[in-house]
RNA sequence: GGAGUCGGACAGGUCGCCGCCGCGGUCCUUGGGGGCCGGGGAGGAAAGUCCGGGCUCCGCAGGGCAGGGCGCUGGGUAACACCCAGGGGGAGUGAUCCCCGGACAGUGCCACAGAAAGCAAACCGCCCCCGGCACGCCGGGGGUAAGGGUGAAACGGUGGGGUAAGAGCCCACCAGCGGUCGCGGUGACGCGGCCGGCUCGGAAAACCCCGCCCGGAGCAAGGCCAAAUAGGGGGGCAGGUCGGCCCGGCCAAUGCCCCCGGGUAGGCUGCUGGAGACGUCCGGUAACGGCCGUCCUAGAGGAAUGGCGACCACCCCGCGAGGGGAACAAAACCCGGCUUAUCGUCCGGCUCCCGUU
Numbered sequence: 001g002g003a004g005u006c007g008g009a010c011a012g013g014u015c016g017c018c019g020c021c022g023c024g025g026u027c028c029u030u031g032g033g034g035g036c037c038g039g040g041g042a043g044g045a046a047a048g049u050c051c052g053g054g055c056u057c058c059g060c061a062g063g064g065c066a067g068g069g070c071g072c073u074g075g076g077u078a079a080c081a082c083c084c085a086g087g088g089g090g091a092g093u094g095a096u097c098c099c100c101g102g103a104c105a106g107u108g109c110c111a112c113a114g115a116a117a118g119c120a121a122a123c124c125g126c127c128c129c130c131g132g133c134a135c136g137c138c139g140g141g142g143g144u145a146a147g148g149g150u151g152a153a154a155c156g157g158u159g160g161g162g163u164a165a166g167a168g169c170c171c172a173c174c175a176g177c178g179g180u181c182g183c184g185g186u187g188a189c190g191c192g193g194c195c196g197g198c199u200c201g202g203a204a205a206a207c208c209c210c211g212c213c214c215g216g217a218g219c220a221a222g223g224c225c226a227a228a229u230a231g232g233g234g235g236g237c238a239g240g241u242c243g244g245c246c247c248g249g250c251c252a253a254u255g256c257c258c259c260c261g262g263g264u265a266g267g268c269u270g271c272u273g274g275a276g277a278c279g280u281c282c283g284g285u286a287a288c289g290g291c292c293g294u295c296c297u298a299g300a301g302g303a304a305u306g307g308c309g310a311c312c313a314c315c316c317c318g319c320g321a322g323g324g325g326a327a328c329a330a331a332a333c334c335c336g337g338c339u340u341a342u343c344g345u346c347c348g349g350c351u352c353c354c355g356u357u
Stems, first nucleotide, its partner, number of pairs: 001353010012312007020041002023038006043328001047339002050337005055218004067214005072086005087100005101209002106207002109202002123148002125144009156174006175199001177196008222269004232260007239251004276295004281290003314325004
């Protein structure tokens, strides 16, 4: 200098004018509201709503079934499908990135091609035997799985022996599997010795098996206040009935009045100070945890947070005057993650290649 890989930060600034939404103060206003002053007002993803929690209501003795989720080990955390550290496998020269229970518990599946896709099989080929003849071919029977061919995948690899030809049929080495023993590690696992039969396909995002976790609904949760009208309950008067009348009993269809409770419209609350942000120090490899200090930072109606101008900064074009550009996207109970979108700018760690000293 070039190429790459991983991580972090920012997401224009200042001023002026005109506006928008809350809050506080003050004045005006019967109410609704209005004027002035002060102060505040989106994001790294606010997004998708895919996971995990807090909070609220309902349910719940305990256990099980169904259903769903997760899945190497150890740790972090309120919790997780997240994060950190490690293990194994794969890709890459490398930094680094991707994946993760079980396929001898059972059932089922493996398109096309191919003889054959799971336990047995043979298309071409190779070999032996029999028969035929025009003599190197044809027909029949049998052996084989070394070679060719098909396929994403074909039942260990190399060499030697062996054989009619072959084959773990036998042997040596290697790979793999199983058993056992020793050592290291908290563990996943690693290293090594011995023995065995020689060799076992894939896929669990097919059903399934094993282990662990999960009660349901969600801020339109939930709580409080509470008209008008209708309806419910109670009482009084009028009314009806028993009765000649009063008292009294019964009736509640109707009218008037009063009381009560539920609930609708509406209003208030929940509502944002919290697993909070920043900084020093301490513990820890790290994720993270702890002490102390400082700070307060949206809360709406589903709708607000904008527009214009000037200067500066950035990028592009132009010698110049100047001209143009600037992403993805916007809270709605809160928080931790993941994923996806994003014009660009800056910083740091590491790797590979080339060059110079």
Bacterial RNase P class A from Desulfovibrio aminophilus, 357 nucleotides, folded computationally.
The RNAcentral record of the sequence draws on ENA.
Rfam family: Bacterial RNase P class A. It is annotated as a ribozyme.
It is recorded under the gene name rnpB.